[in-house]
Molecule: Bacterial RNase P class A
Organism: Pseudomonadota bacterium
RNA sequence: CAAGUUGGCCGGGUGGUCGCGGGCAGCUUUGGGCUGCCUGAGGAAAGUCCGGGCUCCACAGAGCACGGUGCUGGGUAACGCCCAGGCGGGGUGACCCGACGGAAAGUGCCACAGAAAACAAACCGCCACGCGCUAUUUGCGUGGCAAGGGUGAAAAGGUGGUGUAAGAGACCACCGGCACGCUAGGUGACUAGCGUGGCCUGGCAAACCCCACCGGGAGCAAGGCCAAGCAGGGGCGUGGCCCACAGGGCAGGGGUUGCUCGCCCUAAUGCCCCGGGUAGGCCGCUAGAGCCAACGGGUAACCGUUGGCCCAGAUAGAUGACCACCACCCCUGAAAGGGGUACAGAACCCGGCUUAUAGGCCAACUUGAGCC
Repeated sequence: CAAGUUGGCCGGGUGGUCGCGGGCAGCUUUGGGCUGCCUGAGGAAAGUCCGGGCUCCACAGAGCACGGUGCUGGGUAACGCCCAGGCGGGGUGACCCGACGGAAAGUGCCACAGAAAACAAACCGCCACGCGCUAUUUGCGUGGCAAGGGUGAAAAGGUGGUGUAAGAGACCACCGGCACGCUAGGUGACUAGCGUGGCCUGGCAAACCCCACCGGGAGCAAGGCCAAGCAGGGGCGUGGCCCACAGGGCAGGGGUUGCUCGCCCUAAUGCCCCGGGUAGGCCGCUAGAGCCAACGGGUAACCGUUGGCCCAGAUAGAUGACCACCACCCCUGAAAGGGGUACAGAACCCGGCUUAUAGGCCAACUUGAGCC
């Protein structure tokens, strides 16, 4: 210098004018308004995929069902997250990827091709015997075999030898793999090594399943408080006609015994009360597993102590627009000039994961080339 790997950070800045949400203070008022000051989006606020706090409901205990997780140790409130390690795979390397328990419990599946995709089987082939043919060749039949060929992503250990009619773990040596036992190291996953055994047992469990562990349900429209109007229930009063309107007289309908008297109720309306609860308002609601710094512990994730700080809370939803200068990018040969500055956007809160993201910065490391 070039090409890369990993981790972290920024993601327009300053000033002015106007406007909007929230808080505080003052003035004016009682609905409310005005003035001043302070404050007002993110690294993902997103997807709502995991985990928790919080709230309400349910719940003796245990089991079944269902769902999830799945190497080891640690971190954490918890996790399917993070850190460190083991094993397997990829890369020259820095480094990256892995649902990474069980397939000699059981069931199931393995496209096409191929004889056969798993209690085996035989297309070409090899060998023996018999028959046909004058005979070798060759053809047919019966039997033995799986070395070689062929198919396939995958074909029932590999190499060499013994053996045989031809062959074969049929037998032998070595190698690989498996099971069991032992020794050493490690908290552990596991690693290194030794011995014995039979002779080798294909793949798929993000197929059913088995094993171990975890999980009650719903969610801030949770949940709680206040509470118009309308409708409902109850109490008291007024009541239709006449008079001199304080008051008095007379009267309608229904019920009560067939009738009368008496008694009770009656439409409508004013006021008051009752409980439930709608609109609406308030709380929940933003000081928290909080942020920053130093020191200490730890390889690290992370934890502890001390000090400092306060950092949006709307409810149809504010967080914006313009001007000036500067930074960067694009257009242009250059200047001037013009244009642009990604992805996106709170809604109970927090820890993660995933996805989107113009452009730029920093650190460590790897490979290659050159120079001293």